[in-house]
Context: one part of a larger RNA
């Protein structure tokens, strides 16, 4: 891991609303007698005591009415049959759907492990060092002192036994739940050590690490309070049908949990109507653009209250300002907490024609829930960088609880809502060269960059298209060929300034035309060039806007691509005709289920057949209907001519499921109609067992 058994919404009491029986001259008995037994069950007796017939009022109380100061007003009754027993849903208390804690608290078992103490025995090769005191000899007045030799101290030193554990390998489903090799440290001492005993969990004992107390220790092990308790995970077993959500609001020692309320389900009752879209009509707004009348803010200008600085004066004051400036008044702005005036939409009441729809609408301190963790997408906004698959809010949708087709793949986009069947056909988005079903269609452009098949300021004689405007056969625009000249080297400055360092000024003359000079040049002149002008040849040329389609800009980590192949259109714009294409509509046949209608039947309800008109994706969740398993009751049946199991093929039914038939087994089933559950396995790191 797989097979096979087990394996989770119960029992009890109260209540509370479905639903069924019973009595309704209102229902019921309880405890408890008796009778009768198989000592279970089952009759009779029992009226204590509850429900209900009236209510009101704080209350004494009064009562079809009270309550009130009240002949008011309100309020609450006055209409309506109860009650028991039973069955299912649901609360509540109790283990209360099942399995899971760490934990607390009691009783005990443990010092054969370890810690420390006692008490009694035991061990410690070998070698090295050589304290004290001792003797001899020297010394000395005498002591000290000195020297040799003797002696043998010591948490001495080198090393085994034996204790220990310092480093490195191996070992790591090990040979070992702490070891193995080769090296380390102490070894006469606070040494190791045998046998005995003593100290314990609110505790003992530690040369103290929270260390050890039997492979456990910031609180031991074991029963026992115990099915502690778990707002948390995890698992909850057969089928069909019908409806079908929320992820919000408000309180919360609340935030992943609970009250209420919001949104769904079921059920009675009332009513004859409910709902909406196009229109039309009446409304209040005060957003959004918008605008400065108001509060704020703010360019520039004008007048210039008052102030700053000067001037004049002994003060008063008299001027003067290229400086601030109220205020007003032009003029251009701006505002989520500005608005004089104001949309679209939405909303709010009526009309309405046309569609839908039949329990839709209503009601109902009555019954069952679940949800309160959302998720993107457009649209408005706040927060954040006018970031984020960001967060927080309002109005949409779609997931979620929703397949199908499109988007290459792709919960949230784009179309469309799946009752089955079925090789009918028509469409949607999206698509029609080949992978892949349908056009290598059609007609006007347009793009050369593979643009298409990523992106901005910015950049350019890439190209279509539209306009404005200017020069041209009196000849432009670009090309060649001539000429650009005199007064003059203007004046000034300056060393030098001659067109061309700087400054002022910018005249005339000759002329087809020719700046007191565009650039380039020189110390300064020279030189070379432009503007201007003429010849030559001939046709268009310059400027600027505003749009189409392209082009640079342009860099990312394992091999590249538009899904791919490839494509010059099989890109792009605008047009037309077709076709493909979905579980959408539809054709055909079928099932369910709601409603209307007609028939028949039958004891009424109810149930049947026919038609019509709809419905029939679905998570939590709510309601109906069933099918199988053990027992039981009653009835009725099969079985040695083979029951139950078990194995194989076949058959029906929408389905859980059932049935024949072989084979296998060898003694027990099986139908109908009711009852009463230890009643349905594939998951709980589930229990056993096998393999």
């Nucleotide at each position: 891991g797989c097979c096979g058994g087990c394996g989770a919404c119960u029992u009890u009491u109260u209540a509370g609303a479905u639903c069924g029986g019973g009595c309704u001259u209102g229902g019921u008995u309880a405890a408890c007698c008796a009778a009768g037994c198989u000592u279970c069950a089952u009759u009779g007796g029992g009226a204590a005591a509850c429900c209900u017939a009236a209510g009101u009022g704080a209350a004494a109380g009064c009562a079809g009415g009270u309550c009130g100061a009240a002949a008011a007003a309100a309020g609450c009754u006055u209409u309506c049959a109860g009650u028991u027993c039973g069955u299912c849903c649901u609360a509540a208390a109790a283990g209360a759907c099942c399995c899971g804690a760490a934990c607390c608290c009691g009783g005990g078992u443990g010092a054969u492990c370890u810690a420390a103490c006692c008490a009694u025995g035991g061990c410690c090769a070998g070698g090295a060092u050589g304290a004290a005191g001792c003797u001899u000899g020297g010394g000395u007045a005498a002591c000290a002192c000195c020297a040799a030799g003797u002696g043998g101290a010591g948490g001495u030193c080198c090393g085994g036994a034996c204790u220990g554990a310092c480093c490195a390998g191996u070992g790591u489903u090990g040979a070992a739940a702490a070891a193995c090799u080769g090296g380390c440290a102490g070894a006469u001492g606070a040494g190791c050590u045998g046998u005995g005993g003593u100290u314990u969990g609110c505790u003992g004992u530690g040369a103290a690490a929270u260390a050890c107390g039997a492979a456990u220790c910031g609180a031991a092990c074991u029963c026992g309070g115990a099915g502690c308790u778990a707002g948390c995970u995890g698992g909850u077993u057969u089928u069909c049908u019908c409806c079908g959500a929320a992820a919000u609001g408000u309180g919360u020692u609340g935030a992943g949990g609970c009250g209420c309320a919001g949104c769904c389900g079921a059920u009675a009752c009332a009513a004859a109507g409910g709902u909406u879209a196009a229109u039309c009509c009446a409304g209040g707004g005060g957003u959004a653009a918008a605008g400065c009348a108001c509060u704020g803010u703010u360019u520039c200008g004008g007048u210039g209250c008052g102030g700053g600085c000067u001037g004049c004066g002994a003060a008063a004051g008299c001027g003067g300002u290229a400086c601030c400036a109220a205020a007003u008044u032009g003029u251009g702005g701006c505002a989520a907490a500005c608005u004089a005036a104001u949309a679209a939409u939405a909303c709010u009441a009526g009309a309405g024609u046309a569609a839908c729809u039949u329990u839709c609408u209503g009601u109902a301190a009555a019954c069952g829930a679940g949800u309160g963790a959302g998720a993107c997408u457009a649209u408005g906004a706040g927060g954040g960088a006018u970031a984020a698959g960001c967060u927080u809010c309002a109005u949409u949708g779609u997931c979620a609880a929703g397949a199908g087709g499109g988007a290459a793949a792709c919960a949230g986009c784009c179309c469309a809502g799946a009752c089955c069947a079925u090789c009918u056909a028509c469409u949607a988005a999206g698509g029609c060269c080949c992978c892949g079903a349908a056009a290598u269609a059609a007609u006007c452009g347009c793009u050369a960059a593979g643009u298409g098949g990523u992106a901005a300021a910015g950049g350019a004689g890439g190209u279509g298209g539209g306009g404005a405007u200017g020069c041209a056969a009196a000849g432009a625009c670009a090309a060649u060929c001539a000429a650009g000249a005199g007064g003059u080297u203007c004046g000034c400055u300056u060393a030098g300034a001659a067109g061309c360092a700087g400054c002022u000024a910018u005249c005339u003359u000759u002329u087809a035309g020719a700046g007191a000079a565009u650039g380039c040049g020189u110390a300064a002149u020279a030189g070379c060039u432009c503007a201007c002008u003429g010849g030559u040849a001939a046709a268009g040329c310059g400027u600027c806007c505003c749009u189409g389609c392209g082009c640079c800009g342009a860099a990312a980590a394992u091999g590249a691509u538009c899904g791919g192949g490839a494509c010059u259109a099989a890109g792009c714009c605008a047009u037309u005709u077709g076709c493909c294409g979905a579980a959408g509509u539809u054709g055909u046949g079928g099932a369910a289920u709601u409603u209307c209608a007609a028939c028949a039947u039958u004891u009424u309800u109810a149930a049947g057949u026919u038609g019509g008109a709809g419905u029939u994706g679905g998570u939590a969740g709510g309601a109906g209907a069933a099918c199988g398993u053990u027992c039981u009751u009653u009835u009725c049946u099969a079985g040695a001519u083979a029951a139950a199991g078990c194995g194989a093929u076949g058959a029906u039914g929408u389905u859980a499921a059932u049935c024949c038939u072989c084979g296998u087994g060898g003694a027990u089933g099986g139908g109908a109609a009711a009852g009463a559950a230890g009643u349905g396995a594939g998951a709980a790191u589930g229990u056993c067992g096998g393999c």
Predicted 3D model of a 691-nucleotide part of an RNA (large-subunit ribosomal RNA, domain II) from Dinophyceae sp. MGD.
The prediction has a mean pLDDT of 82.
It is recorded under the gene name rnl.